The part of an RNA shown here (large-subunit ribosomal RNA, domain I) has 595 nucleotides and comes from metagenomes.
Context: one part of a larger RNA
RNA sequence: GGCGCACGGUGGAUGCCUUGGCACCAGGAGCCGAUGAAGGACGUAGGAGGCUGCGAUAAGCCUCGGGGAGCUGCCAACCGAGCUGUGAUCCGGGGAUGUCCGAAUGGGGAAACCCGGCAGGAGUCAUGUCCUGUCACCCGCACCUGAAUAUAUAGGGUGUGUGGAGGGAACGUGGGGAAGUGAAACAUCUCAUUACCCACAGGAAGAGAAAGCAACCGCGAUUCCGUGAGUAGUGGCGAGCGAAAGCGGAAGAGGCUAAACCGAUUACGCGUGAUAGCCGGCAGGCGUUGCGUGGUCGGGGUCGUGGGACCAUUCUGUCUCCUCUGCCGAGGGGGCGGGGAGUGAUAAAGCACGGCGUUAGUCGAAGCGUGUGGGAGAGCGCACCAUAGUGGGUGAAAGUCCCGUAGACGAAAACGACUGUGUCUCCCGAGUGGGAUCCCAAGUAGCACGGAGCCCGUGAAAUUCCGUGUGAAUCUGGGGGGACCACCCCCUAAGCCUGAAUACUCCCUGGUGACCGAUAGCGGACAAGUACCGUGAGGGAAAGGUGAAAAGUACCCCGGGAGGGGAGUGAAAGAGUACCUGAAACCGUGUGCCU
Repeated sequence: GGCGCACGGUGGAUGCCUUGGCACCAGGAGCCGAUGAAGGACGUAGGAGGCUGCGAUAAGCCUCGGGGAGCUGCCAACCGAGCUGUGAUCCGGGGAUGUCCGAAUGGGGAAACCCGGCAGGAGUCAUGUCCUGUCACCCGCACCUGAAUAUAUAGGGUGUGUGGAGGGAACGUGGGGAAGUGAAACAUCUCAUUACCCACAGGAAGAGAAAGCAACCGCGAUUCCGUGAGUAGUGGCGAGCGAAAGCGGAAGAGGCUAAACCGAUUACGCGUGAUAGCCGGCAGGCGUUGCGUGGUCGGGGUCGUGGGACCAUUCUGUCUCCUCUGCCGAGGGGGCGGGGAGUGAUAAAGCACGGCGUUAGUCGAAGCGUGUGGGAGAGCGCACCAUAGUGGGUGAAAGUCCCGUAGACGAAAACGACUGUGUCUCCCGAGUGGGAUCCCAAGUAGCACGGAGCCCGUGAAAUUCCGUGUGAAUCUGGGGGGACCACCCCCUAAGCCUGAAUACUCCCUGGUGACCGAUAGCGGACAAGUACCGUGAGGGAAAGGUGAAAAGUACCCCGGGAGGGGAGUGAAAGAGUACCUGAAACCGUGUGCCU
């Protein structure tokens, strides 16, 4: 020195554990913000630091409930000083306070800082100083003022608004918008109307009550799922892309305008003493009240077996008023009665009393003995409960020890898009006939050109949308049925609203797992988006386990200490905070053999 054996050291694998994660299910919630958000800075306890809470009223203040003996949050003890059956700490509802920054909004600014105006107050002899309130911009509305320029307008100002601004995980709508890739290269194509960026909205959004499909039969808004179907198609007919009708389900809901016509009002124009007008007839009376056009408001009206206006006609409770006056007719308004509906579209505020639910909670059955052990919940013996033998804890393994569980109860207050009743609010003539006249959404439809989107890449290319230009018709109108034409059929564009079925989960509550178990599972079970790195955008760790209980080794000895030896605690210290188990590499000591 090598090999082997034994005993150690080092190291932290493995086993066991779980405070933490992951995925999903059900229910809830689905917004917060100038009444100052989200997110922060700085403070705040008797004692340094971090976390949590809170805000100069600062681990808290007031109040209303719950609860019932200890408490002054956690790491995390110790000391001090206190609170508490006159009910503390703690839990829940409501309220108060809430520094500074931040949309940040009096002005500025290198965020958490600097400097002001005005009003009121405190203080000072006075100034400085301090406190409270207020002072940004934009939009809407009302009013005031007011240029070039006479009216006017622009502009300016004042007041006002539960107006806007900013934030938010995914889902949504719209506007921009790639490339790697695939095509075994690559350019049309694909990836993909994706990633990413921007704007905006909601708890969902979008879509939505046929100018739709279909096919000679019919259906009857939209959305979503299954199927149709990888079909019909499209495609350097390559790679690929890829419907619809129909059928089966989920859900189910329909409404309001524009116009014609009538009335009121307003502006302009015309008309001027009666042959306009004042509901009709007669009589009286009035005297521009009239006509046309435009605007506004109210009524009317909303459809494709075309509808409406308009005209005629039939029926319809009661009371009352009006239409210049009287009579006769006619029409209109209101009250009561009757019917219907409702605040989540079709109009919009609620209020009262109940119920139910949410935000604290309450009650809640039944076991002893023996013996092993450090410890009983294991074993043994004999019992008991069960609408409760889910689960967790307790010195090993508990239905009957503790918390719970099944089951049964509970709210002063707040909230609920849940539910009932009442109040309240809103709406209400119905029908038939006529076919002369009027209306039925315009720079629209269509067309040409240039594009885009549809299964559809310009193709025979319809349908849909955008840009430029051109540019109709009003029901004997107009659009569509895949160029186009005819016949036939379907529908009624150019206005608006609309619940549910659908998508998602930052968040709350409960639950589940042939999900993980500390190199796993979130990056993060620990001071974690921390330490650290980077000018910055950004990147981003490692690190869990004594024991049932600190009982965390008084005292003695060696040593400067570190560390160790006794003694003691403990079931165990070869469990001593470098702490469960403690593999291997690696390093030793002893010994056997070989050299």